A computed fold for a 266-nucleotide RNA from an Actinomycetota bacterium, annotated as Bacterial large signal recognition particle RNA. A source record names the gene ffs. RNAcentral holds the sequence, with entries from ENA. Rfam family: Bacterial large signal recognition particle RNA. Rfam links the family to the GO terms SRP-dependent cotranslational protein targeting to membrane, signal sequence recognition and signal recognition particle, plasma membrane targeting. The family's RNA type in Rfam is non-coding RNA gene. The coordinates come from a structure-prediction model, not an experiment, and the mean pLDDT is 77.

RNA sequence: CCGUGCCAGGCGGGGAGCUAGCGGUGCCCUGUACCCGCGAUCCGCUUCAGCGGGGCUGGAUCCCCGCCCGAGGCCCGUCGGGUCCGAAUCUGCUCCCGGCACGGAGCGUUGAAGGUUGGGUCCCGCGCGACGUCAUCCCGUGAACCCGGUCAGGUCCGGAAGGAAGCAGCCGUAAACGGGGCGUGACGGGUGCCGCGGGGGUGCCUGACCGGAGCUACCGGCCGGUGACGCGAUCGAGUUCGACGUGGUCGACGGCGGGUGCACGG
Repeated sequence: CCGUGCCAGGCGGGGAGCUAGCGGUGCCCUGUACCCGCGAUCCGCUUCAGCGGGGCUGGAUCCCCGCCCGAGGCCCGUCGGGUCCGAAUCUGCUCCCGGCACGGAGCGUUGAAGGUUGGGUCCCGCGCGACGUCAUCCCGUGAACCCGGUCAGGUCCGGAAGGAAGCAGCCGUAAACGGGGCGUGACGGGUGCCGCGGGGGUGCCUGACCGGAGCUACCGGCCGGUGACGCGAUCGAGUUCGACGUGGUCGACGGCGGGUGCACGG
């Protein structure tokens, strides 16, 4: 150095998280890398690897160690954005309330503000009117018999004269129904451009008189408010996202260098 057989090793690794700690399942990164069963109110272990079973490879591209690079994760710091909560404040915005009368506008010497007086609007009482309902009134219809009048025919009493009850028909009427203008009476009320009397009031409208120049607050402006569901700004705390850092830490893949058996035979 070669061949055969075998042992160690290998057949993925890493980050965060979980955990007393560690490995794994689950999440993420890397990138391709045996199979089956189990595993988040989880499985297993107290050391080097998940537990149980099976398979392949096996001295090197593949195993082990060191260095470099560095995907990605985590931590720290600075800054920015979003979102949620809270407190107070306002220099703000919007709205609301009160005020001023600076500008505009309108009213006003054909008389403002203010004052006096009267009326209305308001309330109470009485009356009148209209409306509605009912009654009365008028007209019409209106009873097989149990309403009236007259009662043909027929019936009854009577020797007769005569008398009696009485159906239909006709006339009339009661209850009832229908209609109708006026008149009368009673009652009613979301009834009235009505009348009379009384009360009350200065809010509004209006007449007269006095008065003699202001008035309104519509728009803008200004001042004030323990004002308002609010919006915004500021502050604090939380959460999330992003950017930056010769920052810290772990670090896959990859690159470089080194290392690693036993037995037998040639």